[in-house]
RNA sequence: CUCCGAUAAAGCCAAACCUUCUGCGAAGAAGGGACGGAAAGCAACGGGUCUUUAUGAGCUUAAAGACGGCCGGGCUGCCGAA
Numbered sequence: 001c002u003c004c005g006a007u008a009a010a011g012c013c014a015a016a017c018c019u020u021c022u023g024c025g026a027a028g029a030a031g032g033g034a035c036g037g038a039a040a041g042c043a044a045c046g047g048g049u050c051u052u053u054a055u056g057a058g059c060u061u062a063a064a065g066a067c068g069g070c071c072g073g074g075c076u077g078c079c080g081a082a
Base pairs, nucleotide, nucleotide: 004080005079012037013036017032018031019030020029021028022027035069041075042074045072046071047070048067049066050065051064052063053062054061
């Protein structure tokens, strides 16, 4: 350094749910809250799921979006037992 990942140490993030706000919506932000997470850090490149609008016989096709805590790949990163 790479792989790897412990009932280790120090810290970190925060699902569902509740409250408030934003958005037509998927969802997002803040506070509370912890199911979990070694990338649950960053980023929509490929696939996937979802929303809106249009289209269509049709979950057909297209456009604009949402999700990184669905998967793959990309960039970066803490610790160090076996």
Background:
Predicted 3D model of an 82-nucleotide RNA (c-di-GMP-I riboswitch aptamer) from Nitrospirae bacterium GWC2_57_13. Model confidence (mean pLDDT): 86 of 100. It was read from a public genome assembly, where an Rfam model found it. It matches the Rfam family "c-di-GMP-I riboswitch aptamer". Rfam describes the family as follows. GEMM was predicted in a large-scale screen for bacterial structured RNA regulatory elements. Gene Ontology term of the family: cyclic-di-GMP binding.